[in-house]
Molecule: Bacterial RNase P class A
RNA sequence: UGAGAUGGCUAGACGGCCGCGUGGACGCAUUGCGUCCCCGAGGAACGUCCGGGCUCCACAGAGCAAGGUGGUGGGUAACACCCACCCAGGGUGACCUGCGGGAAAGUGCCACAGAAAAUAGACCGCCCACUUCGUGUGGGUAAGGGUGAAACGGUGGUGUAAGAGACCACCAGCAUGCCAGGUGACUGGCGUGGCUCGGUAAACCCCACCUGGAGCAAGGCCAGACAGGGCGCAGUGAAGCUGCUCGCUGAGCGUCCGGGUAGGCUGCUUGAGCCAUGCGGCAACGUAUGGCCUAGAUGGAUGGCCGUCACCCAGCAUUGAGUGAUCAGCGCUGGACACAGAACCCGGCGUAUCGGUCAUCUCAUCCG
Numbered sequence: 001u002g003a004g005a006u007g008g009c010u011a012g013a014c015g016g017c018c019g020c021g022u023g024g025a026c027g028c029a030u031u032g033c034g035u036c037c038c039c040g041a042g043g044a045a046c047g048u049c050c051g052g053g054c055u056c057c058a059c060a061g062a063g064c065a066a067g068g069u070g071g072u073g074g075g076u077a078a079c080a081c082c083c084a085c086c087c088a089g090g091g092u093g094a095c096c097u098g099c100g101g102g103a104a105a106g107u108g109c110c111a112c113a114g115a116a117a118a119u120a121g122a123c124c125g126c127c128c129a130c131u132u133c134g135u136g137u138g139g140g141u142a143a144g145g146g147u148g149a150a151a152c153g154g155u156g157g158u159g160u161a162a163g164a165g166a167c168c169a170c171c172a173g174c175a176u177g178c179c180a181g182g183u184g185a186c187u188g189g190c191g192u193g194g195c196u197c198g199g200u201a202a203a204c205c206c207c208a209c210c211u212g213g214a215g216c217a218a219g220g221c222c223a224g225a226c227a228g229g230g231c232g233c234a235g236u237g238a239a240g241c242u243g244c245u246c247g248c249u250g251a252g253c254g255u256c257c258g259g260g261u262a263g264g265c266u267g268c269u270u271g272a273g274c275c276a277u278g279c280g281g282c283a284a285c286g287u288a289u290g291g292c293c294u295a296g297a298u299g300g301a302u303g304g305c306c307g308u309c310a311c312c313c314a315g316c317a318u319u320g321a322g323u324g325a326u327c328a329g330c331g332c333u334g335g336a337c338a339c340a341g342a343a344c345c346c347g348g349c350g351u352a353u354c355g356g357u358c359a360u361c362u363c364a365u366c367c368g
Stems, first nucleotide, its partner, number of pairs: 001364010012309007020040002023037006042339001046350002049348005054215004061246004066211005071085005086100001087098004101206002106204002108200003123145002125141006153171006172196001174193008219266004228257006239249003273292008312335005318329004
């Protein structure tokens, strides 16, 4: 200098004018206006995918079913999240990716092609026998060919009619015994065994662990209105507690016609909160001390215009450094400034985003 990898930060600032929402103070006035003050969206407030807090369900409990998670160790309120490590795959590398338990418990499936897709199997070829001599019939053979994502270990030899783990040596892999290291996943080493066992569990299934349901339109309070009737089911058990069963509570439920209301307050924002520093830990994170208060709307506020400056891009002009590519600076004109937006509250994940910028690391080339 070029090409990359990973992790952060930022998402304009100030001033003027107009405007909006909660709250407070004051004034007028009689429940509305006016003046002043404080505060007023995000890194994703988004999607609502996962986990929790909180609330209610008359939540004793047991079993089944259903659903979820899935390498190991840790973190956390919890998780499908995060951290560290292991294994497998990719990359020269920094690093990245993984729905990563079990296929030797059982069942199912494996398109097309191919002779054959899993207790093997004979299309071509090879070998033997017979022969009506027609590449005909029968038998042997998985070493060679061809098909496929995948063809029943690989290489060399012995052997044979031709062949074959039939036998032998080495290698790979599986099962198993022991030793060493590690908390563990696992790794390394030494033997033994049958000669070899295909893939698929986001197919059923098996194993281990976890899970009650509904949600702030939850739920609570106040005020106010009304009119009841038909049909069906119901102590021979409605309805609820869980989808079912047992069990528990024990009187209404469904539907149609008709009538009434559709207001206010609360829940509501101080919280697994934020910031700084120290300590423990590789880290995620934990902990101690100090400081801070930071939206709460309900047809739903948080905005608009103008000016100056900053940043970025393009064009023109220009100064300095350098052999040069190029780098740094200054001036003028024009342009651009994204994605999006609270609604009970948190922790994650995923997705969108004009650009700018910082740190650490890798590879290539050049110079010393």